[in-house]
RNA sequence: AGAGUUUGAUCCUGGCUCAGGACGAACGCUGGCGGCAGGCUUAACACAUGCAAGUCGAGCGCCCCGCAAGGGGAGCGGCAGACGGGUGAGUAACGCGUGGGAACGUGCCUUUCAGUUCGGAAUAAGCCGGGGAAACCUGGUCUAAUACCGGAUACGCCCUUCGGGGGAAAGAUUUAUCGCUGAAAGAUCGGCCCGCGUCAGAUUAGGUAGUUGGUGGGGUAAUGGCCUACCAAGCCGAUGAUCUGUAGGUGGUCUGAGAGGACGAUCACCCACACUGGGACUGAGACACGGCCCAGACUCCUACGGGAGGCAGCAGUGGGGAAUAUUGGACAAUGGGCGAAAGCCUGAUCCAGCCAUGCCGCGUGGAUGAAGAAGGCCCUAGGGUUGUAAAGUCCUUUCGGUGGUGACGAUAAUGACGGUAACCACAUAAGAAGCCCCGGCUAAUUUCGUGCCAGCAGCCGCGGUAAUACGAAAGGGGCUAGCGUUGUUCGGAAUUACUGGGCGUAAAGCGCACGUAGGCGGCCUUGUAAGUUAGGGGUGAAAUCCCCGGGCUCAACCCGGGAACUGCCUUUAAGACUGCAAAGCUUGAGGACGCGAGAGGUUAGCGGAAUUCCGAGUGUAGAGGUGAAAUUCGUAGAUAUUCGGAAGAACACCAGUGGCGAAGGCGGCUCACUGGACCGGUAUUGACGCUGAUGUGCGAAAGCGUGGGGAGCAAACAGGAUUAGAUACCCUGGUAGUCCACGCCGUAAACUAUGAGGGCUAGUUGUCGGUGCGCAUGCGCAUCGGUGACGCAGCUAACGCAUUAAGCCCUCCGCCUGGGGAGUACGGUCGCAAGAUUAAAACUCAAAGGAAUUGACGGGGGCCCGCACAAGCGGUGGAGCAUGUGGUUUAAUUCGAAGCAACGCGAAGAACCUUACCUGGGUUGGAACCCUCCAGAAGUCCGCAGAGAUGUGGAUGUGCCCGCAAGGGAAUUGGAUGUCCAGGUGCUGCAUGGCUGUCGUCAGCUCGUGUCGUGAGAUGUUGGGUUAAGUCCCGCAACGAGCGCAACCCUCGCUGUUAGUUGCCAUCAUUUAGUUGGGCACUCUAACGGGACCGCCGGUGAUAAGCCGGAGGAAGGUGGGGAUGACGUCAAGUCAUCAUGGCCCUUACGGGCUGGGCUACACACGUGCUACAAUGGCAUCCAUAAUGGGUUAAUCCCUAAAAGAUGUCUCAGUUCAGAUUGUCCUCUGCAACUCGAGGGCAUGAAGUCGGAAUCGCUAGUAAUCGUGGAUCAGCACGCCACGGUGAAUACGUUCCCGGGCCUUGUACACACCGCCCGUCACACCAUGGGAGUUGGUUCUACCCGAAGGCAGUGCGCCAACCGCAAGGAGGCAGCUGACCACGGUAGGGUCAGCGACUGGGGUGAAGUCGUAACAAGGUAGCCGUAGGGGAACCUGCGGCUG
Repeated sequence: AGAGUUUGAUCCUGGCUCAGGACGAACGCUGGCGGCAGGCUUAACACAUGCAAGUCGAGCGCCCCGCAAGGGGAGCGGCAGACGGGUGAGUAACGCGUGGGAACGUGCCUUUCAGUUCGGAAUAAGCCGGGGAAACCUGGUCUAAUACCGGAUACGCCCUUCGGGGGAAAGAUUUAUCGCUGAAAGAUCGGCCCGCGUCAGAUUAGGUAGUUGGUGGGGUAAUGGCCUACCAAGCCGAUGAUCUGUAGGUGGUCUGAGAGGACGAUCACCCACACUGGGACUGAGACACGGCCCAGACUCCUACGGGAGGCAGCAGUGGGGAAUAUUGGACAAUGGGCGAAAGCCUGAUCCAGCCAUGCCGCGUGGAUGAAGAAGGCCCUAGGGUUGUAAAGUCCUUUCGGUGGUGACGAUAAUGACGGUAACCACAUAAGAAGCCCCGGCUAAUUUCGUGCCAGCAGCCGCGGUAAUACGAAAGGGGCUAGCGUUGUUCGGAAUUACUGGGCGUAAAGCGCACGUAGGCGGCCUUGUAAGUUAGGGGUGAAAUCCCCGGGCUCAACCCGGGAACUGCCUUUAAGACUGCAAAGCUUGAGGACGCGAGAGGUUAGCGGAAUUCCGAGUGUAGAGGUGAAAUUCGUAGAUAUUCGGAAGAACACCAGUGGCGAAGGCGGCUCACUGGACCGGUAUUGACGCUGAUGUGCGAAAGCGUGGGGAGCAAACAGGAUUAGAUACCCUGGUAGUCCACGCCGUAAACUAUGAGGGCUAGUUGUCGGUGCGCAUGCGCAUCGGUGACGCAGCUAACGCAUUAAGCCCUCCGCCUGGGGAGUACGGUCGCAAGAUUAAAACUCAAAGGAAUUGACGGGGGCCCGCACAAGCGGUGGAGCAUGUGGUUUAAUUCGAAGCAACGCGAAGAACCUUACCUGGGUUGGAACCCUCCAGAAGUCCGCAGAGAUGUGGAUGUGCCCGCAAGGGAAUUGGAUGUCCAGGUGCUGCAUGGCUGUCGUCAGCUCGUGUCGUGAGAUGUUGGGUUAAGUCCCGCAACGAGCGCAACCCUCGCUGUUAGUUGCCAUCAUUUAGUUGGGCACUCUAACGGGACCGCCGGUGAUAAGCCGGAGGAAGGUGGGGAUGACGUCAAGUCAUCAUGGCCCUUACGGGCUGGGCUACACACGUGCUACAAUGGCAUCCAUAAUGGGUUAAUCCCUAAAAGAUGUCUCAGUUCAGAUUGUCCUCUGCAACUCGAGGGCAUGAAGUCGGAAUCGCUAGUAAUCGUGGAUCAGCACGCCACGGUGAAUACGUUCCCGGGCCUUGUACACACCGCCCGUCACACCAUGGGAGUUGGUUCUACCCGAAGGCAGUGCGCCAACCGCAAGGAGGCAGCUGACCACGGUAGGGUCAGCGACUGGGGUGAAGUCGUAACAAGGUAGCCGUAGGGGAACCUGCGGCUG
């Protein structure tokens, strides 16, 4: 620091995903040790049991034990139980943070001053009783105090009407001392107030009656509506009140470059709470976690009368949950309470236990060791790899183990931890490695298994028989006592953009204006000091982070110091800039005056043309309409034509990227009223300005209401056509509406898809309005305002924009944040309605999109070519037969080929063989190779069984080399054994090679360098000509080159040279005969040459390329024909020619044999043959060929037919045609039954020129005639070749088909056989409505009114003081009242759950119906609106060009 993913590729926009870090985590696999930390995030759910707050006899009386000293117990009394510890439910708040403030309190502590005197009455405990199950309650009586009360005193204190009035104390003790009271001050802690900061929602916009303020009073430690009475009507709120949801806040933690974002466990500070709700008491302090009272729920005890309880203290239990520990030790340390102290208490705390939960450290050994062991895996079979890895040899002992010594923490005593840390010794490599990944991102690959299955997956995506992506193995990569997964969060994400984004076409400028609040604002001067800047002061707790240093062996961790805490407050100074105040200015803005332009607006009137209708005339059979028709009108007189009349609507030409207006919009003429802008010069006001949330007004068309009007047009509707259908397009009609008035609606592709205003930044050119100058009558120059075109810089993803910016800046407003769901639902507002506006979520996808590129395609355009059409000739399609295919049949009818480019194709030839198929009966190392052994050379012949294969038997016969011979060897045949194997026309042509078809013998396909472009790419290769041709020329940011084209090759046509047999014969001789001699001139043969190049002439073209015509020539513009097939396309064809990977079979899917089948036959198609006849048939006569074959050969042999001549037939199913059938024969062959070919005689079918449709051919061609060859025993109408005879037509390129080039559109790229829309049907998912129903929460009104304090009362009761007493003062119980928790009744608001039925939405395998959109998508599309229709949609009106 980036990467993957939209495309055929590219750039951009934009989302999704990944790599990093973190965690109080959980889960899976695994697990040696130690240190330091952490450990209920869920049910503020319920809790058994134990412990967590006591202490003081030096305050007091009493009781018990004891000889005493002393110890113990309950109680009165004092202090402490307001700390410590827990939790985060509530709380959006002065709760917290930060900084200030004034009207307060403060036990214990410190300092100071003063005092500590005299009395009194009770009471608990105890004793005697009573009640009760218990808890406990209660009567009588005795008693003490540092408990309670009174008097005195008062430096100071409090109150005061300034005269005065009021108010304390406690003692203990042998001393020392500790206490007590009043007051002042300090310290500490606390209460209160204020500024600022502190989550989300406006689909929460108004809230508030003690509410806001005042006065009097009350209350409090203290201010205050805190409370009360009265008075006033305020107060809060778009700078977000109120309401709703969520949430303890902070220091900080995680992340990040930072700014930020998320979080608020552990530690620290503050707050709140203590079963739920309410309340007060005591006290310095509480409205009190382990106190009290009441109400409620729950649990427990009960004798049923009544009682008891509160783990969100530490452990622990149940429950919940993915999930979180021991009912441990000690007060040794630190700290707390009480005490004079000893001391007691302390689940605070310090320790230990459990858990890889995290961070940190260590180990699981080190060195050597190649026969590169064995085993595993792979393999091209050679080897490679695991791998120095192991084994082996040598060494070490950290950790762990065993034994021993043994701390610091406490400088004197006291150690839970703990016989711990540490140290020493001993033994042995001994006890100690896993997890994930290996297609790309992303480091790391092979084999096997599986076969769109099983499965994987973070994204893209893998898997349909060769999976580096699934599973296993081997190997490799990463991390390591951990590793992966899941979840959450920050980052990457500049993807909410303050730092740091955008809005013409990607998402995004409100339809337009006016204008409120707000924001921003010209020049100069002075003052001020709010902002701003600088300095000082205070504060910003500690911890954390950072730096330096130190301590545990290091580290984590801990300690010390520093820096920092970016903040707030205060003070001083400065005075530029902003603000504020004052005084000016004129350039911004406005006003006055003058001139001209204009479809600017409103109202009234007028006008002509046209359409339609009405009346009348002329006139007669059609008119109208369309692609063609019909519906329709017309003999009751239409259409046409003439005249007259009526009515409504719209204003031709002018008319123009002309004008005006803010936009919508505005078009005949005239009058009236009226808005705005421009220009000109003089001169006026003096910043008066810009923008503009909320608001207000205007706002096309359609639509709505009321009333008019209604000619034309025309949704709906009707009919006619079209069509498979046609709810459309076309036609004939036709109603709302369109028009007017008034009132609504408030939307459009309301578009320049471009908000408003201002400034700055090259130009050229057109046009509209005005002015000035010059010459002068029409121009030129200058200038201001508007409106266009092109274009520089600059900008832009590109397209493009470019002084009318999309450039460079400033100000303000609006809007956007992936696609779909959806501009939808719900709620609100507006509307008569239609609907508008505001505006989500669940769910779902990995894209959706913009611009440009290359192709492909278009029922887009242009140019050009081709037997493509046209013009011709002959066919096919009808018949019979042949042949191939489909189908059917069959035991089998072997297999392949399938539009063109399968179908007389593989097959250049199925009776057996072929043969791959079927039946039957047989065979198993095999028809091959190798090794070993045996026998015999080989071979030939004859039997037997059998359908044959096969089985079995016999005879004959010996070759080559070495060797005298025996014998051996080579080669070969047969048999046997063995392993590696043979064999397969079995599968996959979608694993392949090779070969082939096709586009297409079409003219194309590319490259190097350069240039242009961000890039894909472009250029070259386009353009103007020309050509059969990317053939050539010219031009050109291109210059060259390659594969194709052409040429080179073969052949035919002319000719020369050479050669002259088997060829030829002019001359000479000869013969029946080129037969022979002779000759090689000619023909011919076969080798090498020549010849043709637009070379020459004329014209044309641009002078070029070329084209046209001519001459010459055997041949003329590529002379004819052949061979030759670019880059590529079709997963085209072939595994059955061959080769070959993989898979499959191996007594069979192999090999051999017999017979059968491939030859079947209702039928359909293709390709052919023969015909239908007289241009003919038949009969007779007659000629010239060329290839080729026959073993070699120009000899020889195989060899013509049509044509031609003569005769006959005479238009008929025939003397046409020959199928079919009978019979006889020939040939081949082992064999013609299934199933060959030919011949003779006889038989004599269909067929009289062929529907729709369709094929070939442009010259020696079509047509027609025969001939040969391959294959082959035989079999040819097929195929391949050969020659003979030998035409017609082409105006031309509109159309059909195919192709080439350029251009255009595109939503296609598997490329139009493309893409794609909606209804319907089925399944699943989330969601809206919904009669209602269930629950939460909240509000209003009313009822009830516990405890409690307050107020009143207090006739009952009472020790302290006064009084001799009566009584008084004072107090208590009781009662009453308002307040008030819980509870209740009624009615609202709001949120959530469920809900018959119902609406649309989304997603699904190859369902149904159509074809809406993308090309002119076949009716251009789209927007708004209205109507209609199974559906996409169609139609009307207005608008846009995307």